[in-house]
Predicted 3D model of a 346-nucleotide part of an RNA (large-subunit ribosomal RNA, domain IV) from a Candidatus Nealsoniibacteriota bacterium.
The RNAcentral record of the full RNA draws on ENA.
Its Rfam family is "Bacterial large subunit ribosomal RNA".

Context: one part of a larger RNA
RNA sequence: ACCUCGUUAAGGAACUCGGCAAACAAGUGGUCGUAACUUCGGAAGAUGGCCUACCCGUACCAUACGGUAUGGGUCGCAGCAAACGUGCCUUUGGCGACUGUUUAUCUAAAACACAGGUCCCUGCUUAACUUGUAAAAGGAAGUAUAGGGGCUGACGCCUGACCAGUGCCGGAACGUUAAGCUCGCGGGUCGUCCUGAGUUUAUCGAAGGAUGGCUGAGUGAGUUAAGCUUCCGGUGAACGUCCGCGGUAACUAUAACCGUGUUAAAGUAGCGUAAUCCCUUGUCGGGUAAGUUCCGACCCGCAUGAAGGGCGUAACGACUGAAGGACUGUCUCAACGAGGAGCCCG
Repeated sequence: ACCUCGUUAAGGAACUCGGCAAACAAGUGGUCGUAACUUCGGAAGAUGGCCUACCCGUACCAUACGGUAUGGGUCGCAGCAAACGUGCCUUUGGCGACUGUUUAUCUAAAACACAGGUCCCUGCUUAACUUGUAAAAGGAAGUAUAGGGGCUGACGCCUGACCAGUGCCGGAACGUUAAGCUCGCGGGUCGUCCUGAGUUUAUCGAAGGAUGGCUGAGUGAGUUAAGCUUCCGGUGAACGUCCGCGGUAACUAUAACCGUGUUAAAGUAGCGUAAUCCCUUGUCGGGUAAGUUCCGACCCGCAUGAAGGGCGUAACGACUGAAGGACUGUCUCAACGAGGAGCCCG
């Protein structure tokens, strides 16, 4: 010097990213009493105050011990006097409604889930959908108040504009388009008939023509579905997208207002320096002696914004930011003690 504990003058968070860790009071039981806010359930064990031992009575209840209420008395600084065990409290933001779930082995959360909302698919002999090459199975021994999928995420108030592009749905028709089917052409082969080079004579026969079968992996035309293309319409809790420029009021400033261009439409309500703001420690106010954080406002929002939900919200949270009380070796600033371990000497 280290590990695990214990104590500490004065101060009391000055430590530190941060009260991390530790400590305090509280604690047990009884009793009184309890705010804002609120979804009226809560918040709440809010916060906070008082009592607690022993002796002698009285009343009631139990009677084996005893318990409750009340009166008087005794002692101490202190009466659940030991031990075990056992919430520190308050104020104000953010996020997520909540209980729950998760990275077994660095992240427990604001992530996931959730009840609720909404959209799409599904009418059941094989539903849609999923697994499987298939048989088949799940869905479901269910049947649209059911099942599957997507997004959002209690509750309250709400959820604006755009269908031009993409997707989806519906409709129409010109075009394009498979196998199949129909009709041809051509090939191979087997027949029949005709012509008949050639040999030499026959029931020979090259090549060619006509015709009838069979075959086939060639080729053409016609007909023909969904799809695609084209056109029309619809659809946003579908993918998505939601503008510039110039001027104008009797101080100045600003612009309710006007003009003009583009667009499918030109961001509505709400919120806003935000878990979103580069400039930025924005500006003003509050809290502090002093505050890049925090709270309340403001708004030219680099680059908010409405179920990739917007804004609020009681309760809840081993979440996260800020502040206060109490408390302390976290610190000023270290000291001593106990046990352990290490090192040195014998």